[in-house]
RNA sequence: CGCGGGGUAGAGCAGAGGUAGCUCGGGGGUCUCAUAAGCCCCAGGCCCGGGUUCGAUUCCCGGCCCCGCAA
Numbered sequence: 001c002g003c004g005g006g007g008u009a010g011a012g013c014a015g016a017g018g019u020a021g022c023u024c025g026g027g028g029g030u031c032u033c034a035u036a037a038g039c040c041c042c043a044g045g046c047c048c049g050g051g052u053u054c055g056a057u058u059c060c061c062g063g064c065c066c067c068g069c070a071a
Stems, first nucleotide, its partner, number of pairs: 002069006010024004018054001026042005047063005
């Protein structure tokens, strides 16, 4: 070179044409004498470039990176 899986928030993961969500973490508030726990709120993300489409994180093509199989 060949084949398969994966890349989504700081971390771990869902999602699968129209709105991006969960847990932990971070910030603020509430409660408490105080801390923790609990409760409420907030910020933060679709690997890159093309194509299809009214519309792409999702489908197609090509890249890059990671994991595995075979050689």
The RNA shown here (transfer RNA) has 71 nucleotides and comes from Parcubacteria group bacterium GW2011_GWB1_42_6. NCBI's taxonomy places the organism under Bacteria, Bacteria candidate phyla.